[in-house]
Context: one part of a larger RNA
Molecule: small-subunit ribosomal RNA, central domain
Organism: Bacilli bacterium
RNA sequence: UUGGGCGUAAAGCGUGUGUAGGUGGUUUAUUAAGUCUGAGGUUAAAGGCUGAAGCUCAACUUCAGUAUGCCUUGGAAACUAGUAGACUUGAGUAUAGUAGAGGCAAGUGGAAUUUCUAAUGUAGCGGUAAAAUGCGUAGAUAUUAGAAGGAACACCAGUGGCGAAGGCGACUUGCUGGGCUAUUACUGACGCUGAGACACGAAAGCGUGGGGAGCAAAUAGGAUUAGAUACCCUAGUAGUCCACGCCGUAAACGAUGAGUACUAAGUGUCGGAAUUUCCGGUGCUGAAGUUAACACAUUAAGUACUCCGCCUGUGUAGUACGGUCGCAAGGCUGAAACAU
Numbered sequence: 001u002u003g004g005g006c007g008u009a010a011a012g013c014g015u016g017u018g019u020a021g022g023u024g025g026u027u028u029a030u031u032a033a034g035u036c037u038g039a040g041g042u043u044a045a046a047g048g049c050u051g052a053a054g055c056u057c058a059a060c061u062u063c064a065g066u067a068u069g070c071c072u073u074g075g076a077a078a079c080u081a082g083u084a085g086a087c088u089u090g091a092g093u094a095u096a097g098u099a100g101a102g103g104c105a106a107g108u109g110g111a112a113u114u115u116c117u118a119a120u121g122u123a124g125c126g127g128u129a130a131a132a133u134g135c136g137u138a139g140a141u142a143u144u145a146g147a148a149g150g151a152a153c154a155c156c157a158g159u160g161g162c163g164a165a166g167g168c169g170a171c172u173u174g175c176u177g178g179g180c181u182a183u184u185a186c187u188g189a190c191g192c193u194g195a196g197a198c199a200c201g202a203a204a205g206c207g208u209g210g211g212g213a214g215c216a217a218a219u220a221g222g223a224u225u226a227g228a229u230a231c232c233c234u235a236g237u238a239g240u241c242c243a244c245g246c247c248g249u250a251a252a253c254g255a256u257g258a259g260u261a262c263u264a265a266g267u268g269u270c271g272g273a274a275u276u277u278c279c280g281g282u283g284c285u286g287a288a289g290u291u292a293a294c295a296c297a298u299u300a301a302g303u304a305c306u307c308c309g310c311c312u313g314u315g316u317a318g319u320a321c322g323g324u325c326g327c328a329a330g331g332c333u334g335a336a337a338c339a340u
Base pairs, nucleotide, nucleotide: 003312004311005310006309007294008293012308014200015199016198017197021193022192023191025087026086027085028084029083030082031081033080034079035076036075037074038073039072040071041070042069048066049065050064051063052062053061054060090190091187092186093185094183095182096181097180098179102176103175104174105173106172107171108170109153114148115147116146117145118144119143120142124135125134161168162167205246206245207244208243209242210241214240215239219235220234221233222232257307258306259305260304261303262302265285266284267283268282269281270280271279272278273277289296290295313340314339315338322333323332324331325330
């Protein structure tokens, strides 16, 4: 490289939008680039292959034929492609409904923790396996009333919903994206995929300015222990929160790329409708089939097609070097020697 693969053995980019490219529904006419076919030219000789012949055979030698490719030219028109036209089932638009923690902004609310103030009240509280550090007669803990401030939204809550993924959960209002269903009115292949590119992207981290109740890396102290730079306890700073700007990674997982078509049943649930049924999601069990097995099974890991990404023994190593991005941390790209 070919091949074979990518749920768990190596392997699906974290996710989307989309450029080039690849690929693409039904039908009519036409062209003849691909395709098929005839003829001609060329493809030096030798060599190769096939069939003969000559050295006693063979090797060897000689003769005849032949190979694929390229070019020119005549034709065919099914398929691919081009051009012109038509179609409606793919795709989209419109109209009427509809469910939803989809997004952004502003405002509001109650429970709880903490702190402060005031009151009642007195010697403990707290914590653990047991303790101690710690707090408390300068009146704590407990109880009551009030205030402040920040953060999170109990129950409802559900293999429930929405979103491309990350993710989204108090309530109200405003702005806004997408989906689904029905009518089948309109456009008429406008589709699918998508190298580069661009956008989004948990947590942690970074920059500037705010905020800081609880929690809590670091840190300190107390325990435990042979030691204990830990697990447990008492404190506690970054951080967690907000605004703006970076970072661009996760077991970013369904460890399963996207799209289309087809292939037994049974049983839940969510949304809609024209409601004995149909469409769209989301679960479980399970046939054929697949699988090394586990398992998957109309939400495929089944049967096929199109396009992209990726893998090729292990360690070295996601390291070095170079490039590029970043304020940095570091990200992306990504080897080899050597060993086995």